The part of an RNA shown here (small-subunit ribosomal RNA, 5' domain) has 524 nucleotides and comes from an uncultured prokaryote. It matches the Rfam family "Bacterial small subunit ribosomal RNA". The prediction has a mean pLDDT of 86. The RNAcentral record of the full RNA draws on ENA.

Context: one part of a larger RNA
RNA sequence: AUUGAACGCUGGCGGCAGGCCUAACACAUGCAAGUCGAACGGUAACGGGAAGAAGCUUGCUUCUUUGCCGACGAGUGGCGGACGGGUGAGUAAUACUUAGGAAUAUGCCUUUGUGUGGGGGAUAACUAUUGGAAACGAUAGCUAAUACCGCAUAACGUCUUCGGACAAAGGGGGCUUUCGGGCUCCCGCGCAAAGAGUAGCCUAAGCGAGAUUAGCUUGUUGGUGAGGUAAAGGCUCACCAAGGCGACGAUCUCUAGCUGUUCUGAGAGGAAGAUCAGCCACACUGGGACUGAGACACGGCCCAGACUCCUACGGGAGGCAGCAGUGGGGAAUAUUGCACAAUGGGGGGAACCCUGAUGCAGCCAUGCCGCGUGUGUGAAGAAGGCCUUCGGGUUGUAAAGCACUUUCAGUAGGGAGGAAAGCAUAAUGGUUACUACCCAUUAUGUGUGACGUUAGCAACAGAAGAAGGACCGGCUAACUCCGUGCCAGCAGCCGCGGUAAUACGGAGGGUGCGAGCGUUAAUC
Repeated sequence: AUUGAACGCUGGCGGCAGGCCUAACACAUGCAAGUCGAACGGUAACGGGAAGAAGCUUGCUUCUUUGCCGACGAGUGGCGGACGGGUGAGUAAUACUUAGGAAUAUGCCUUUGUGUGGGGGAUAACUAUUGGAAACGAUAGCUAAUACCGCAUAACGUCUUCGGACAAAGGGGGCUUUCGGGCUCCCGCGCAAAGAGUAGCCUAAGCGAGAUUAGCUUGUUGGUGAGGUAAAGGCUCACCAAGGCGACGAUCUCUAGCUGUUCUGAGAGGAAGAUCAGCCACACUGGGACUGAGACACGGCCCAGACUCCUACGGGAGGCAGCAGUGGGGAAUAUUGCACAAUGGGGGGAACCCUGAUGCAGCCAUGCCGCGUGUGUGAAGAAGGCCUUCGGGUUGUAAAGCACUUUCAGUAGGGAGGAAAGCAUAAUGGUUACUACCCAUUAUGUGUGACGUUAGCAACAGAAGAAGGACCGGCUAACUCCGUGCCAGCAGCCGCGGUAAUACGGAGGGUGCGAGCGUUAAUC
């Protein structure tokens, strides 16, 4: 000088930050990933319309039916649950950092070209029967799709055994109609090429300790061939050869997430890796794959294990290292808060919905910074305290008194900015053969704030509500008296204390800091 600090005493306000370093210990409860009806069959609930019936108060109420409409529980389907959030157990190198590389993949997004024809069979929901305590099922029947499967078409495309093989899906708005359809716009779907971003892989160097660890290795090292992968490769396998690493420290053991950075220091260095940012790894413990553009998947699946819970004993359920919160451990670390208003993310054409990400608020002097606890005047140098050589000195302009001020806190007012969007109307332009829908821009109007009793502003009252802790032998700024008598005690080092202690305890006085001051721990 510094700290994610703790402890002791004390404590007025605000701003900005930070807040389980220990048990990767166990977790009650709530929330943390949904969304789309413009993919689909539909209609459990709510609201509206229509039809019928009843009551009368003659325009209302009630009941029934009807997916007709707004919508929508459950279901099929699509996209997203691989992001965001947490933790640092493992990992000394399949990590990270820097610099290169070639044998790759890529949903959504951007650009370009081209296609989107015609069919089929199912299945959930639902209905019926039925098993089970439950979790969850079984059988029979019905139905739809942007779910599934053939057929057609097939390039400057992809794959190929060089013969050939390989696609697709429709939905919504507008105009028109001879009701068959046609035109157009938007969103989709298939194939192919390119881009961007992302991800996988390879190489080199750097990146802890121990030699009281000196030898290690058999898929081991290389080759041929094959398999596998998105992709190079002993990645895997068959055969062949006998190699490969190592005192420039292999192997083994211990410790540890890495970096940008942070602290210190004149620097060189040393120490650290909290918050924030990038990468990695993990998700009760161990293993495994499925789906998918992407996972071997925190709030998905299967198996095994430990633990907890339910049970009708046959069988089931669970995973806070998400946000709060609980127990435990510990010197020690916060609210079971508000809101999606903003920023961002997912879904959706949009409105919008979801979002413990995030924005805010609450708690804590944990840190940094700022402000206040009054200002001026006031000598009779009051009283009291302490000391005294008894003359006095000191506390001390300090107080009282007098005159002012009102920051902050308090009371009651008014009050920005964070708001851009969205919606409605109109105009212009784009699209189109034209109009329209739709899209873009502009104008006008409307309109959204958790924080919030916001920030800042003015008003009112009154010095009113606001100072402590450590030290005073030397180092080291600051001295006397009393008590004690090698006792009680102090102490960072030197050392004080055995009857005149500036070193112990108290008092008066003083010194240095100040909403803090000291102690302990740790680093330079």